[in-house]
Molecule: Bacterial RNase P class A
Organism: Bacteroidota bacterium
């Protein structure tokens, strides 16, 4: 210098002219008029989480559904954040006869459990977990060949083998010796992995060392374990005001109907009067016709807030103190026009000319997670290249 991860800020400026929305102070002849402040994000967007808020009388067991999954902090809480640990991949001083270890850096991790059970793992291979003999390798029988008679070699058949080679993504862990007919952890040391109610270090996840063991794989498959979830949502909700028929028909109920996401227990409301016995009032819950009104106000922005300092913290952050109020529209305002500059692309020779300035618009609020973004600054770390 390039090129790649990673965070973090801007993302147009600016003058006139004209027009909008909210509050607040004026003036006025009540028609109007004049003035200050102030007016769309980093995502306001996907609706994916995770909460305030309000309603559902208030609650509780269960089982199905659904979410979650390494440790410890943060944090109103989360599937987020911070810091750590392990495990893959990459590079890596070095240490070892080798296998194989490596501080240290970088990125990445859907990071509880395969010794509780049920699956599954095509092809291809002898064989994919209660798995195995295709080629070879030893040992041996019969038939023959050559033979320096030591042995060599061809075929058929018994038996042993899983250490070499082949197929696979993966084939009974590795290496180095020793034994064996030839081999196999069969036996030794060492090395890896898994365990462990051994010592030690740390809040823990683990880490180090002793022990013991010969030791597919897959759970974002069912599962199994531990944690945790009531629903709906601002068109949720609350008050005023007014206006009408507090209408009509019909089922169904008296120990049975409703409510409280699905089911089940439990729980809570109502479960009435009258009668001359023919029934009639009515109260719940469910359908249907038929009727009035759709007006205003709140909910609606003063908060898990915003900003400076300062203390504690490795850090996300959190304590304290002074300070600030920075859209609330209600079919939806925060814009149009001209000039002139800034940044970036191209042409062109030194001065101009031409295009582009992203992504995109609150609508109950607020953290978080995903997406989209023309060009621009910054830091931090890997690789390669050139020089010194």
């Nucleotide at each position: 210098a390039a090129a790649g991860c990673a965070a973090u800020c801007c993302g147009c400026c600016u003058u006139g002219u004209c027009g909008c929305g909210u509050u607040c102070c004026g003036c006025u002849u009540c028609g109007g008029u004049g003035g200050a402040a102030u007016g769309a994000g980093g995502a306001a967007a996907g609706u994916c989480c995770g909460g305030g808020c309000a309603a559902c009388a208030c609650a509780g067991g269960g089982c199905a559904u659904c979410c979650u999954g390494c440790u410890u902090c943060c944090u109103a809480a989360c599937g987020g954040g911070a810091a750590g640990g392990g495990g893959g991949c990459g590079g890596a001083a070095g240490g070892g006869c080798a296998a194989c270890c490596g501080a240290c850096c970088g990125u990445u991790u859907a990071c509880a459990g395969a010794c509780a059970g049920u699956g599954c793992c095509a092809c291809a291979g002898a064989a994919a977990a209660c798995a195995a003999a295709c080629c070879g390798c030893c040992c041996u029988g019969a038939a023959g060949g050559c033979u320096u008679c030591g042995g060599u070699u061809u075929u058929c058949g018994g038996g042993g083998u899983a250490a070499g080679g082949g197929u696979g993504a993966a084939a009974a862990c590795g290496c180095g010796g020793g034994g064996u007919a030839a081999g196999c952890g069969c036996c030794c040391a060492c090395g890896a992995c898994a365990c462990u109610u051994c010592c030690g270090g740390g809040c823990g996840a683990c880490c180090g060392g002793g022990g013991u063991g010969c030791u597919g794989g897959u759970a974002a498959a069912c599962c199994u374990c531990a944690g945790g979830a009531g629903u709906u949502g601002a068109a949720a909700g609350a008050c005023c005001a007014a206006a009408u028929a507090g209408g009509c028909a019909g089922c169904a109920g008296a120990u049975g109907a409703g409510g409280c996401g699905g089911c089940c227990c439990g729980u809570c409301u109502c479960u009435g009067g009258c009668u001359u016995c023919g029934g009639c009032c009515g109260c719940u819950g469910c359908u249907g016709c038929g009727g009035g009104u759709a007006g205003g106000u709140c909910g609606c922005u003063g908060g898990a807030g915003g900003g400076c300092a300062u203390c504690g913290g490795c850090g996300a952050c959190g304590g304290u103190g002074c300070u600030c109020c920075a859209a609330g529209a209600g079919a939806a305002a925060u814009g149009a026009c001209a000039g002139g500059g800034g940044c970036c692309g191209g042409a062109u020779u030194u001065a101009u000319c031409c295009g582009g300035u992203a992504c995109a618009g609150a609508a109950c609020c607020c953290g978080g997670c995903u997406u989209a973004c023309a060009g621009g600054a910054u830091u931090g770390c890997u690789u390669u290249u050139a020089u010194u």